[in-house]
């Protein structure tokens, strides 16, 4: 430090996720030990039981007993003045526990003093008498009175000082104390129950009263302390005064009277929500989040109220009193308060033992021993954290077994094991054995008090005694013995680790992308790696990455943000000089920032965690003591910033009051007639009751055409004939003024288009709604005819608009060019005009720079400053609910559940479009012939079937796989058989196998017989073959072309597809490749940031069209010779054809012209051929998960007495209908009969097969030739010649059917072909569409092969005869290339919206229901303080004895807590129905939207 995750691919912009640290944790799976920590985070829920606060006999009075001795038997003595209560004293306000309350002087931090302080410490002084209560008695340090006391208190106050607040002080009057207890000591006294007690003298403890400090606490004040503004106004004790009361104290803290005031946008009231803080936890820091354990500090003790007592309380283990709830009761009444440590039910995901000890340390009381002390010390549960050790170390390859995987070679768990040797943490047994411990206590020694050597303190010191919960633990020794001790996640990517089986969008997995639909490194489960380790994981919460609230540190054209625009309070910000000042700033010093904590540098535990000394530092606050640069205050100038005067200027700037003309419409009236408007075409709709058209003449209302202009004016919204009147702004020139007056602006306030509302007028002409007419599947739309608001006027509201430059205002500063509009200067110039320069305003290009690209550029969106406003993922939602505004529509404010992981920007490359430009094809178009109609063949498809196997499916499936289904073929049915097999190899064994005969059987096949010596040899055996047995296997046209090779079909023989290097670009990309030309062509040229180069285009190969040369046989045959009726038939011959191998020839190469002088391109010569001469052959980067697992191959899967194999029958040939493909045809350019010509390529020994005979044919019989330039199929047909038929269902047509034959073949019934002879269907040129084809092409016309036993109309070739027509590129298909748009990228077969229906969720209203809080106003009022006072009562103390003082106490009053009633206000639940949202593979109905989205689209 950063990474995944929008997208086909970038960059920005944004979210959402992960990776880190951390925890008081819980769940899950595991668990060997020790150490130090931590453990009700929830019901401040309810509590059984024990213990948590008592202690003092040196304050005081009573005062047992058990036991035990003793004894006269009464009894006594120890026990004991013990234990026990009581009186009193100090203590219970500590210590310990919980956050419910509490947004507040409660905390935090820093001041401040008006008063108190128990205990402690410190000063001066004093401590007399008397009474005296309890049930009684005596007593007292209880408790009350007197008496005494000071410069302490209060009051009063001459005087002195002052900062006028007040302060000091002499003096006057005032009321107000006390307690004893203990030690020692002796000289005296006194009383004595003769024990002693007192008085004195001393010591300690103790009491009053005072001074100061400590030390803890009240109480006040700056300043800091959460969210909501959908809380905006609160407040009558209220804000402030005088005068009292109260308190330890200042105060409305409280009463009385006086005044009206005091908070409050720098957030008052109000509502939620929360104990503060030192710190903890994250962070590089600032932040953020938090408030357990430790410490500080507030609050509370079942709920609310309220005093008492006390130095402190309104008191956790005190009181009263009211309620809830519990418990006990003899029903009269009574007790209780775990948020004290344990436990206990309960809540909950979830948190502990009804332990031991006072031995440390702290506390309380005590003179002290001690006593108490769930404080605290220790165990003791829990892996809850943190830390530290261990589960062994060494050696060992046959790399054992086993497990997994495997391409069958291995690989790999793996030195891992096992074996050997060896250690002893920890573990078990046994022995030792701590540290914490220092006090007290006695003794002695000294010092100090003292009259004293006594006591008493203190200090040293000896000797003895005595205390330890933990704990016989730590820790050491010794001995055994590797022994009792690894598990948990994850392994697609982020993110470190991969196979293998299972499974089949099932089950499941998932923190975000996302996995699973028969080959899942992502699911579950093995093997095998990663990672951490006594733990691993996961959850839930936090901080961090997130700079994703940005103070350090983000933005606002387009991604989410600029109010629609002015004026202006508050605020914030401010120009130049000079003194002052010291608020802010800066430096120094001082106090303060508790302790631990974090850090640092030591020290303790065997280390560490953990404890611990010492520093540092706590970034803060306050005080003081200096600078004076900047900012502020305050003062004195200045004139640039502003404003203000004269002048001068443009200008649809505003209001308003008149005027003017085109033009439409309406009216009248005139000519004229028959349409007329209207559309894509219609029609509705107007006219013969006279329209439109045309002339004239009215009448009304709007709106102002040429000018006219990215011109002008204004803050914007917005302004447009013309005068007028009244007005606002702004610019330029100079030259005076006044002197910072200024920019900016939350709240405020004003203006603000169209529409809409209100009222009253107006009303041509346009036109929502609304009617009609068209269109359409349907049209509540677009198109037309008509039409009401309305649109104008005046007033008055609304106050939004894509109110846009999508760009706030203001000021500077930062290259230039160039146009407009409108001022001013100056040079030429009489002038008109022209330059030039300088304002001011509005465009446009474009440098630097910004910007994520796009684009912005002196009118910035550069560079800087100031000051508003906004913004923080996308829906939900600019909504809900609340409040303001508005008549109302509806506007400003404005969220929340819930959902998804994207939403969105700019660019980029396709692809697409009912964009656009250009080019190209038999695409069209011109033409010729089909097809679509009939009849058949053929394939499909759908039906049928036991079975009609199986594949192909839009061009690119359908005479396709099939170059040929009677049996085979054959994969499909039934049936019958058979299982190691019909094929292949191993192994053992026999025997040659064959072959034939007979029987059953439909056959396969069985049975039963004949019949038998195959090869090789080293004689041991081997090798083929058969049979039979066994095991591994074998077989499989069974599945998956979406696991796959190959092959193959299309786009397409279309001109395209891409690289290297460089250049540009943040990137994807671009660029070359575009551009100008030109080609069949990315063919060529030429230009340019591109130069080059692959695969494609052409060439090269074949075939054919003309030549040449070699060669001459089966092919030829000019001339020369022989022979025939007649033929190259024969001898020659190599001329010519023709065969077939080599060469030529054609390259825009040559004129002319166009052309950039290139490329080319057009004509012309020549030439067998001319611009690619034809034709094949060849098939770019891709695309269609095309098309085949049934050609072959092959991964997986599935079968294995069968989905394999044999056999016979049967099917693949069906038949209502439907499509594609052919064939023949409808006739006379023909049909037929006769005669008669000319091909080319091909085929033939399991074969083509002549001549010859038979047969009408189809054939047959029979075999010369021929392995083929030689025989043979083999007649070519069309065509020529003649005849005849005369337009008809015919001499056309030939299907169908009957008979009758032929071949072929075991075998022609299902189911062949062909022949005769009979029979004569349907057709008279085909609807809508719809195909081929540009020259030897169409068309037509025959041959021939391949498969094959037979079977072509079908395929693939061969040749005859041989046309038409292309003006041309508007359209339709296809298809380059260039631009453009996009929301498309599964790429238009795209994407996508909104109503309906349907489940789920959350949410709003909603008659009312029902909690919680909370105001107002009443009614009640318990305890209780204070006030007041007498029905009554009382010891001291005074008395005159009556009584007084004082005290208790009732009623009484003010205040109040619970409680009532009425009445509002806030918020939560819950509610029939009603609304809309939000989600959900495949429901409905449109087709709005993205492309000109098919009426541009949006507000």
């Nucleotide at each position: 430090a950063g990474a995944g995750u929008u997208u086909g691919a970038u960059c920005a912009u944004g979210g959402c996720u992960c990776a880190g640290a951390a925890c008081g944790a819980a769940c899950g799976c595991u668990g060997g030990c020790g150490g130090c920590g931590u453990g009700c985070c929830u019901a401040a829920c309810a509590c059984a039981u024990g213990c948590a606060a008592g202690u003092c006999g040196a304050a005081c009075g009573c005062g047992a007993a058990a036991g035990u001795c003793c004894u006269u038997c009464g009894g006594g003595g120890c026990g004991a003045g013990u234990a026990g209560a009581g009186u009193g004293g100090c203590g219970c306000a500590c210590g310990g526990g919980u956050g419910a309350g509490u947004a507040a002087c409660g905390c935090g931090u820093g001041g401040a003093u008006a008063a108190u302080c128990c205990c402690c410490u410190u000063u001066g002084g004093g401590g007399g008498g008397g009474g005296g209560a309890u049930a009684a008695c005596g007593u007292u340090u209880a408790c009350c009175g007197c008496a005494u006391a000071a410069g302490a208190c209060c009051a009063c106050g001459a005087g002195c000082c002052u900062g006028c607040g007040g302060g000091c002080u002499a003096g006057u009057g005032g009321g107000a104390a006390a307690a004893g207890a203990u030690g020692g000591g002796g000289a005296g006294c006194u009383c004595u129950u003769c024990g002693g007690a007192g008085c004195c003298c001393u010591g300690u403890c103790g009491c009053c009263u005072u001074u100061g400090g400590a030390u803890g606490a009240g109480u006040c004040c700056g300043c800091g302390u959460a969210c909501c503004a959908u809380u905006a106004g609160g407040u009558a004790g209220u804000u402030g005064g005088u005068g009292g009361g109260g308190u330890a104290a200042a105060g409305g803290c409280c009463c009385a009277c006086c005044a009206a005031g005091c908070c409050a946008g720098a957030g008052a009231u109000g509502g939620u929500u929360a104990g503060c803080u030192g710190g903890u936890c994250u962070g590089a820091g600032a932040g953020g989040a938090u408030g357990a354990u430790c410490a500080g500090c507030c609050a509370c003790a079942c709920u609310g109220g309220g005093a008492c007592u006390g130095a402190g309380a309104c008191a956790c283990g005190g009181c009263c009193c009211a309620g809830a709830c519990u418990c006990c009761u003899a029903c009269g009444g009574g007790a209780g308060g775990c948020a004290g440590c344990a436990g206990u039910g309960g809540g909950g995901a979830a948190u502990a033992u009804u332990g031991c000890g006072c031995a440390a340390u702290g506390g309380g009381c005590g003179a002290a021993a001690g006593c108490c002390u769930g404080a605290c010390g220790c165990a003791g549960c829990a892996a809850c954290g943190c830390c530290g050790c261990g589960u062994g170390u060494g050696u060992g390859a046959a790399g054992a077994a086993g497990g997994c995987c495997c391409u069958c070679g291995g690989g790999u768990c793996g030195u891992a094991a096992a074996g050997c040797a060896c250690u002893g943490u920890c573990g078990u047994g046994g022995g030792g054995a701590a540290c914490g411990a220092g006090c007290c206590c006695u003794c002695u020694a000294u010092c100090g008090u003292u009259a004293a050597u006594a006591u008493c303190g203190g200090u040293a010191g000896u000797c003895a005694c005595u205390c330890g919960a933990c704990g016989g633990u730590a820790c050491c020794c010794c001995a055994c013995a590797a022994g009792a001790a690894a598990g948990c996640a994850c392994c697609g990517g982020c993110u470190a680790a991969c196979u293998c089986c299972g499974u089949g969008c099932c089950a499941g997995c998932a923190g975000c992308c996302g996995c699973g639909g028969u080959a899942u490194u992502a699911c579950g489960g093995a093997g095998g790696g990663u990672g951490c380790g006594a733990g691993c994981g996961u959850u839930a919460a936090u901080c961090g990455g997130a700079a994703u609230u940005a103070c350090u540190g983000g933005g606002c054209g387009g991604a989410a943000a600029g109010c629609g625009c002015g004026c202006g309070u508050a605020g914030g910000c401010g120009g130049c000089c000079u003194g002052a000042u010291a608020a802010g700033u800066u430096g120094g010093a001082u106090g303060u920032g508790a302790a631990a904590u974090c850090c640092c540098c030591g020290g303790g535990c065997u280390u560490a965690a953990c404890c611990u000394g010492g520093g540092a530092a706590c970034u803060g606050c306050a005080u003081u003591c200096g600078a004076a640069a900047c900012u502020g205050c305050g003062a004195u100038u200045c004139u640039u910033g502003a404003a203000u005067g004269c002048c001068u200027g443009a200008g649809a700037g505003g209001u308003u009051a008149g005027u003017g003309g085109a033009a439409u419409u309406c009216c009248g009236g005139g000519u004229g007639u028959a349409g007329g408007a209207g559309u894509g075409a219609a029609a509705u709709c107007c006219g013969u009751a006279g329209a439109g058209a045309u002339c004239c003449g009215g009448a009304g209302g709007a709106a102002c055409a040429u000018c006219g202009g990215u011109g002008g004016c204004g803050a914007a919204g917005g302004c447009g004939a013309c005068u007028g009147a009244c007005u606002g702004g702004c610019a330029g020139a100079g030259c005076a003024u006044u002197g910072a007056c200024g920019c900016u602006g939350a709240g405020g306030u004003g203006c603000g288009a169209a529409a809409g509302c209100g009222u009253g007028g107006g009303g041509a002409g346009c036109a929502a709604a609304c009617a009609g007419g068209a269109u359409u599947a349907g049209a509540u739309c677009c198109c037309c005819u008509g039409g009401u608001a309305g649109u104008c006027c005046a007033c008055g509201c609304c106050g939004u608009a894509a109110a846009c430059g999508a760009u706030g205002g203001a000021u500077a500063c930062u290259a230039g060019a160039u146009g407009c509009a409108u001022g001013g200067a100056g040079a030429g110039u009489u002038a008109a005009c022209c330059c030039u320069c300088u304002g001011u305003g509005u465009g446009u290009c474009a440098c630097a720079g910004c910007u994520a690209a796009c684009g912005c550029g002196u009118u910035a969106a550069g560079u800087a400053u100031c000051c508003c406003g906004c913004c923080u993922g996308g829906g939900g939602a600019g909504u809900a609910c609340g409040g303001c505004c508005g008549c109302a529509a509806g506007g400003c404010u404005a969220a929340a559940a819930c959902u998804c992981a994207a939403a969105g920007g700019a660019a980029u490359u396709g692809a697409c479009g009912g964009g656009g430009g250009u080019c190209c094809g038999c695409a069209c178009a011109a033409g010729c012939g089909g097809u679509g109609g009939a009849g058949u063949a053929u394939g499909u498809g759908g039906u049928u079937u036991a079975a009609u196997u199986c594949g192909a499916a839009g061009c690119a499936a359908c005479g396709c796989g099939a170059a040929g289904a009677a049996c085979c073929u054959u994969a499909c049915c039934u049936g019958g058989g058979u299982u190691u097999a019909a094929c292949a190899u191993c192994c053992g064994g026999u025997g040659a196998c064959a072959u034939c005969u007979a029987c059953a059987g439909a056959g396969a096949u069985g049975u039963a017989g004949a019949g038998u010596u195959c090869c090789c040899c080293u004689c041991g055996g081997g090798g083929a073959c058969c049979c039979g047995u066994g095991u591994g296997c074998a077989g499989g046209u069974g599945c998956u072309g979406c696991a796959u090779g190959g092959c193959u079909g299309u786009c397409g023989u279309c001109a395209g597809c891409u690289c290297g290097u460089g250049u540009c670009g943040u990137a994807a990309g671009a660029u070359g490749u575009u551009g100008g030309g030109u080609u069949a062509a990315g063919u060529c040229c030429c230009g340019c940031a591109a130069c080059g180069a692959g695969c494609g285009c052409a060439a090269c190969c074949c075939c054919u069209a003309c030549c040449u040369u070699u060669a001459g046989u089966u092919g030829c045959c000019a001339g020369c010779g022989g022979g025939u009726c007649a033929u190259g038939c024969c001898g020659g011959g190599a001329a010519c054809u023709c065969u077939a191998a080599a060469g030529g020839g054609a390259c825009u190469g040559u004129c002319g012209g166009u052309g950039a002088u290139a490329a080319a391109c057009c004509g012309g010569a020549g030439g067998a051929a001319g611009g690619u001469g034809g034709g094949g052959a060849u098939g770019a980067c891709g695309u269609c998960a095309a098309g085949u697992c049934c050609u072959c191959a092959u991964g997986g899967c599935c079968u294995u007495u069968a989905u394999g194999u044999c056999c016979a029958g049967g099917g693949c040939u069906a038949c209502a209908c439907a499509c594609g493909u052919g064939c023949u045809a409808c006739a006379a350019u023909g049909g037929c009969c006769g005669g008669u010509a000319c091909a080319a390529a091909g085929a033939g020994u399991c074969g083509c097969a002549a001549u010859a005979c038979c047969g009408c044919g189809a054939g047959g019989u029979g075999g010369a030739g021929c392995c083929a330039a030689u025989c043979u199929c083999a007649a070519a047909a069309a065509g020529c010649c003649g005849g005849u038929c005369u337009c008809a269902g015919u001499u056309c047509g030939g299907a169908u059917u009957g008979g009758a034959g032929u071949c072929u073949g075991c075998a022609a019934c299902u189911c062949g072909a062909c022949u005769c002879c009979a029979u004569g269907a349907a057709g008279c040129u085909g609807g809508a569409a719809u195909c081929g084809c540009u020259a030897g092409u169409a068309a037509u016309c025959g041959c021939g092969g391949a498969u094959c036993a037979g079977c072509a109309u079908g395929c693939c070739g061969c040749g005859g005869u041989g046309a038409a027509u292309a003006c041309g590129u508007u359209c339709c298909c296809g298809g380059g290339c260039c631009u453009u748009g996009u929301a498309c990228a599964c790429a238009c077969c795209g994407c996508c919206c909104g109503u309906c229906a349907c489940a789920c969720c959350a949410u709003g209203a909603a008659a009312g229901c029902u909690g919680a809080c909370u105001g107002u106003a009443c009614c009640a009022g318990a305890a209780g303080u204070c006030a007041c006072a007498a029905u009554g009562c009382c010891a001291a103390c005074c008395u005159u004895c009556g009584g007084g003082a004082g005290g208790c106490u009732a009623a009484u009053g003010c205040c109040u807590a619970a409680g009532g009633u009425a009445u509002g206000g806030u918020u939560g639940g819950u509610g029939a129905u009603c609304g809309g949202g939000g989600u959900g593979a495949a429901g409905u109905c449109g087709u709005a939207a993205c492309a000109a989205g098919g009426u541009a689209a949006c507000c």

Small-subunit ribosomal RNA from an uncultured prokaryote, 1499 nucleotides, folded computationally. RNAcentral holds the sequence, with entries from ENA.